[in-house]
Context: one part of a larger RNA
Molecule: large-subunit ribosomal RNA, domain VI
Organism: metagenome
RNA sequence: CGCAGGAAUUUUGCGUGGCUCUGACCUUAGUACGAGAGGACCGGGUUGGACUAACCUCUAGUGUAUCUGUUAUGACGCCAGUUGUAUUGCAGAGUAGCUACGUUGGGCAGAGAUAAGCGCUGAAAGCAUCUAAGUGCGAAACUCACCACAAGAUAAGAAUUCCAUAUAGGAUCGUUGAAGAUUACAACGUUGAUAGGUUAUAGAUGUAAAGCUAGUGAUAGCAUAGUCGAGUAAUACUAAUCAUCCA
Numbered sequence: 001c002g003c004a005g006g007a008a009u010u011u012u013g014c015g016u017g018g019c020u021c022u023g024a025c026c027u028u029a030g031u032a033c034g035a036g037a038g039g040a041c042c043g044g045g046u047u048g049g050a051c052u053a054a055c056c057u058c059u060a061g062u063g064u065a066u067c068u069g070u071u072a073u074g075a076c077g078c079c080a081g082u083u084g085u086a087u088u089g090c091a092g093a094g095u096a097g098c099u100a101c102g103u104u105g106g107g108c109a110g111a112g113a114u115a116a117g118c119g120c121u122g123a124a125a126g127c128a129u130c131u132a133a134g135u136g137c138g139a140a141a142c143u144c145a146c147c148a149c150a151a152g153a154u155a156a157g158a159a160u161u162c163c164a165u166a167u168a169g170g171a172u173c174g175u176u177g178a179a180g181a182u183u184a185c186a187a188c189g190u191u192g193a194u195a196g197g198u199u200a201u202a203g204a205u206g207u208a209a210a211g212c213u214a215g216u217g218a219u220a221g222c223a224u225a226g227u228c229g230a231g232u233a234a235u236a237c238u239a240a241u242c243a244u245c246c247a
Stems, first nucleotide, its partner, number of pairs: 001152001005163007015149004021049007033038001051106005059100004066093005071086006110144003117137004169246004173189005194239003197235005203228003211222004
C1' cells in the first nucleotide's frame, strides 16, 4: 500500500515446512521344521543407542550479583575498622538466570490409493491364462494422520461485537518484562502492584563490628551471628503527572 466504510477479538485452512531411524533381551517355544546338529515366521512385552523438542525439580557447570578467607601496597591523622589497585589480585563457596553431563517427552497406532509381487473370476484362443472387460491383497516410498506456520490464498475467506461524525479504536509519552540490536511483542499507567524502595522470607555465605568474660598472648565464648538475597509474598513510600496527535 492492498483486501472499496473504520475498528477490536476469535477463527477456517489453499498451501509450506518438520517428524519418519534402529539394536538387544524375555515370551510365544526349544514349539513348527529337521534323522540329528540346529532352529523359526506370525504375535505379545521389556529395555537401550543415535537423533530431536521442551524444561531446570534432582545431579553437574557457569555465575566480574553475593558472602568469606588472605598477600603486596596506597588512602581514610594513628590503633581498631574500612576502602582503592594488583586478571574479579588470588583462593573457598554460591541464589536467580543461562546450560548439559541432568529431567521429561517424541518418532505409537491407524486409514486411503498403490509398486514389485501374489491372487479371484475370465475370454480373445471350446483348453490354459492375475487382464483384455471386471475384481481382491500387497511396502520405511506417495496421500492423510501427528507437530509448527499459514488469507499478499490479489481467488486477499469466515464469525461475533463496537463506531457512524468526532466517535469506536490506535499512537505519542511514561514504569517495565521470563520480549528484545533498533523496531516489534507482552504487562501496567493512581479505578494502579508496572518497576524501584520498604517489610518478611525460600536461599547463599559461615558466626560481623562494638562491648563484656576467660587467657601473658595467639585466640575462644556471649552469637546458626552479621551481610547479601536477580526468587516468593505483602505494602502506594517514590516514579508511571498533565496532556497531545491520528482517526